[in-house]
RNA sequence: GGACAGGUGUCUGAGCGGUCGAAAGAGACGGUCUUGAAAACCGUUGUGGCGCAAGUCACCGCGGGUUCGAAUCCCGCCCUGUCCG
Numbered sequence: 001g002g003a004c005a006g007g008u009g010u011c012u013g014a015g016c017g018g019u020c021g022a023a024a025g026a027g028a029c030g031g032u033c034u035u036g037a038a039a040a041c042c043g044u045u046g047u048g049g050c051g052c053a054a055g056u057c058a059c060c061g062c063g064g065g066u067u068c069g070a071a072u073c074c075c076g077c078c079c080u081g082u083c084c085g
Stems, first nucleotide, its partner, number of pairs: 001084007010026003018068001027045006046059005061077005
């Protein structure tokens, strides 16, 4: 330099145009149980803006584009991995 795969909440990771800020697991916090703990079970759990609150808006590596509608399709760039030279 070229080809391919990937980048999603604290972490892992599903999602392949619409009911998705988003499954599931882990972790964290609170509770039940226990003499105490572990395990198990129940609940809660992204960030920022606006708002007294209810709520609402934006954000899927970064920037553009297509579309009524984009995490999902297209283009450029960045990063990681594998292979080729």
Source information: Transfer RNA from Bifidobacterium sp. B4142, 85 nucleotides, folded computationally. The sequence was found in a public genome assembly. Lineage of the source: Bacteria > Bacillati > Actinomycetes > Bifidobacteriaceae > Bifidobacterium. Rfam family: tRNA. Rfam classes the family as a transfer RNA.